[in-house]
This is a predicted structure of a 340-nucleotide part of an RNA (large-subunit ribosomal RNA, domain IV) from Marinisporobacter balticus. Rfam family: Bacterial large subunit ribosomal RNA. Rfam links the family to the GO terms ribosome and structural constituent of ribosome. The coordinates come from a structure-prediction model, not an experiment, and the mean pLDDT is 87. The full RNA is in RNAcentral, with records from Rfam. Taxonomically the source falls in Marinisporobacter (Bacteria, Bacillota, Peptostreptococcales, Thermotaleaceae).
Context: one part of a larger RNA
RNA sequence: CUAUUGUUAAGGAACUCGGCAAAAUGACCCCGUAACUUCGGGAGAAGGGGUGCCACGUUAGGGUGUUAAAGCCUGAAGUGGCCGCAGAGAAUAGAUCCAAGCGACUGUUUAGCAAAAACACAGGUCUCUGCUAAGUCGAAAGACGAUGUAUAGGGGCUGACGCCUGCCCGGUGCUGGAAGGUUAAGGGGACGUGUUAGAGCAAUCGAAGCACCGAACUUAAGCCCCAGUAAACGGCGGCCGUAACUAUAACGGUCCUAAGGUAGCGAAAUUCCUUGUCGGGUAAGUUCCGACCCGCACGAAAGGCGUAACGAUUUGGAUACUGUCUCAACAAUAGACUCG
Numbered sequence: 001c002u003a004u005u006g007u008u009a010a011g012g013a014a015c016u017c018g019g020c021a022a023a024a025u026g027a028c029c030c031c032g033u034a035a036c037u038u039c040g041g042g043a044g045a046a047g048g049g050g051u052g053c054c055a056c057g058u059u060a061g062g063g064u065g066u067u068a069a070a071g072c073c074u075g076a077a078g079u080g081g082c083c084g085c086a087g088a089g090a091a092u093a094g095a096u097c098c099a100a101g102c103g104a105c106u107g108u109u110u111a112g113c114a115a116a117a118a119c120a121c122a123g124g125u126c127u128c129u130g131c132u133a134a135g136u137c138g139a140a141a142g143a144c145g146a147u148g149u150a151u152a153g154g155g156g157c158u159g160a161c162g163c164c165u166g167c168c169c170g171g172u173g174c175u176g177g178a179a180g181g182u183u184a185a186g187g188g189g190a191c192g193u194g195u196u197a198g199a200g201c202a203a204u205c206g207a208a209g210c211a212c213c214g215a216a217c218u219u220a221a222g223c224c225c226c227a228g229u230a231a232a233c234g235g236c237g238g239c240c241g242u243a244a245c246u247a248u249a250a251c252g253g254u255c256c257u258a259a260g261g262u263a264g265c266g267a268a269a270u271u272c273c274u275u276g277u278c279g280g281g282u283a284a285g286u287u288c289c290g291a292c293c294c295g296c297a298c299g300a301a302a303g304g305c306g307u308a309a310c311g312a313u314u315u316g317g318a319u320a321c322u323g324u325c326u327c328a329a330c331a332a333u334a335g336a337c338u339c340g
Base pairs, nucleotide, nucleotide: 001335002334003333004332005331006330007329008328010326011325014324019321027051028050029049030048031047036041038160052082053081054080055079056078061074062073063072064071083087095319096318097317098316099315100314101313102311103310107119108118123158124157125156126155127154128153129152135144136143137142161306162305163304164303166236167235168234171233172232173229174228175227176226177225180224181223182222186218187217192212193211194210195209198205199204237255238254239253240252241251264298265295276292277291278290279289280288
């Protein structure tokens, strides 16, 4: 010097991205226990006190035993005494509180850098499916669904609970409609063309047949069209003026749209400007908490806002505690080093 330990004056987070690590708490009995709450919890909340041994207590009580007892085995509280620095005498054995974000919760996950706010979840809602079900696997047979039958099964979204979930169907999708337009093969077969019996002096015309070409007409879904539908995909404005200080604009005008963002929340896991401004906490706070609203670019099941309980979650604060630090020291063990 390295690793693993132990102890440390005074201070006690000044360390650091951050109390990371360490220290501290710890068992049992008794007392006591807040906000909040879904009345279950929160709660071991928090915060205190006790604990050894000896004697009495002892007819407290308990066990055994019995018809009932006796006897036997234990024995709390209480009282008195004894010893040590120390009595859960060693070891094993919660640190706690306050506030906020996210996710309700228990669970699940990147075997081997991520355990989470991600996934799942009970609950909600939409949609498909009438049974040879829909859906899935499979050239098929067949199987699953299901030895189930709409209180069932599949798919999508949301995600306990509470209060709620606004407006827009113009576009896209889906569902329904069938009058009209368009529209395939098929059906249909007009006209025309080739060929030539024939006609004609010739040019040429040309029946039937055989071929080729193939118009009108007929004709489905679809599309156009007409409706419905947003817990379907999605969307939810601009400019100008106006009140007797100023400022602001309840109010008015105008343009555009399918409709112009409602409730609630808001510098937020979302705020660029930004360390916004004000208040709180600190001696001092780009973080944190409470407000404001000028929301660059929140917003209602890609749910909105709350929420007790829960979390090896994230953020801020406090107490206790400490070698994290001021600032390092000493000791132990194993290496390193020397000899062999």